RNAcentral holds the sequence, with entries from ENA. A computed fold for a 271-nucleotide RNA from a Clostridiales bacterium, annotated as Bacterial large signal recognition particle RNA. It is recorded under the gene name ffs. Its Rfam family is "Bacterial large signal recognition particle RNA". By type it is a non-coding RNA gene. Lineage of the source: Bacteria > Bacillati > Bacillota > Clostridia > Eubacteriales.
RNA sequence: CCAUACCAGCCGGGAAAGUAGCGGCGUCCUGUAACCUGAAAUCCGCUAUAGCAGGGGUCAAUUCCCCUUAUGAGGGAUGAAUUUUGUGCGGUCAGCUCCGCCUAUCUGCGUGUUGACAAACGGGUCUUGCGCAAUCAGUCCUACGUGAACCAUGUCAGGCGGGGAACCGAGCAGCAUUAAGCGUAUUGGCUGAUGUGCCGCGAGGGCGCCUGUUUCGAGCGUAGAUGACGGGAAGCGCGUAUGAGGUGAAUUUCGAUUUCGGGGUGUAUGG
Numbered sequence: 001c002c003a004u005a006c007c008a009g010c011c012g013g014g015a016a017a018g019u020a021g022c023g024g025c026g027u028c029c030u031g032u033a034a035c036c037u038g039a040a041a042u043c044c045g046c047u048a049u050a051g052c053a054g055g056g057g058u059c060a061a062u063u064c065c066c067c068u069u070a071u072g073a074g075g076g077a078u079g080a081a082u083u084u085u086g087u088g089c090g091g092u093c094a095g096c097u098c099c100g101c102c103u104a105u106c107u108g109c110g111u112g113u114u115g116a117c118a119a120a121c122g123g124g125u126c127u128u129g130c131g132c133a134a135u136c137a138g139u140c141c142u143a144c145g146u147g148a149a150c151c152a153u154g155u156c157a158g159g160c161g162g163g164g165a166a167c168c169g170a171g172c173a174g175c176a177u178u179a180a181g182c183g184u185a186u187u188g189g190c191u192g193a194u195g196u197g198c199c200g201c202g203a204g205g206g207c208g209c210c211u212g213u214u215u216c217g218a219g220c221g222u223a224g225a226u227g228a229c230g231g232g233a234a235g236c237g238c239g240u241a242u243g244a245g246g247u248g249a250a251u252u253u254c255g256a257u258u259u260c261g262g263g264g265u266g267u268a269u270g271g
Stems, first nucleotide, its partner, number of pairs: 001271006009058003012030004020047005035055004064264004070258001074254005081247010093237001095236003098231003102227001104226008118215008126204006132197002134194007142185005152177004160169003
């Protein structure tokens, strides 16, 4: 130096978080030819030589290890600035919304010489007294019907009594007519009652509404907008204190991938 066979090493790396610290499952970035299986975040395993258990591959080199150059995905930190949002407080924050008022302005709608607004007189609606009517209830007259075993009347079959007979007598049932009573109906009369009434008379009341007459002679009502004044803190805005987030740029930190250069590194056998 070459060949063969092995072992060490390697078979991803990084960030945050977590941890006494290290690694892992999980999250995020990056990369690949770049292992397989089991368990593992109220965790799993380890101890500065810092994953554990089992299996497999590659293998002394461009592939392993160390130093170094460039690049730089992505992550973390920092105070200020800026921004989103929650909560508390504040009205000697009235800027907006809100409320009130005005004999103000404009606009729309309705109405008005078939008379707006206003004034005077009167009436109604309201309360109440009396009357009238109505309704309801009761009652009287009238009409009809019904209606008395016996103590209503008339007629009285049968039967009974008297009589020699003719006849006479008392008289039940039935029938008829009625008394008391019961029922129905129209009108009329009487009595009582009432949250009945386009009714009459009177008293009271009179804020509002409606209406009639007279006077006057052009606006009146309503809605919205604006303006002026006043009020008030429920909401928005504003101020303040505090919490939770985001962000370009800046500084700083960790840092994969890729890249330049340099160095280091076994064992056995055979030639």